Predicted 3D model of a 74-nucleotide RNA (transfer RNA) from a marine sediment metagenome. Its mean pLDDT, the model's own confidence on a scale to 100, is 81. Its Rfam family is "tRNA". By type it is a transfer RNA.

[in-house]
RNA sequence: GCCCCUUUAGCUCAGUCGGCCAGAGCGCCACCUUGGUAAGGUGGAGGUCCCGGGUUCGAAUCCCGGAAGGGGCU
Numbered sequence: 001g002c003c004c005c006u007u008u009a010g011c012u013c014a015g016u017c018g019g020c021c022a023g024a025g026c027g028c029c030a031c032c033u034u035g036g037u038a039a040g041g042u043g044g045a046g047g048u049c050c051c052g053g054g055u056u057c058g059a060a061u062c063c064c065g066g067a068a069g070g071g072g073c074u
């Protein structure tokens, strides 16, 4: 220098032939349960879907450029 993969909640990750309001588990908070914990149950908070443009009525998803991490080639 070239090619490929990854980037979504605090953590680990789903979700990509464009459209129901962006989700799960764990964690966190509250409540129930208990004599009190733990476990279990119910509910809740938490997101610029890495960044900037573009296409579109509409983008986490498609296109272009960039950034970070990983791998390969020379």
Base pairs, nucleotide, nucleotide: 001073002072003071004070005069006068007067010026011025012024013023019057028044029043030042031041032040050066051065052064053063054062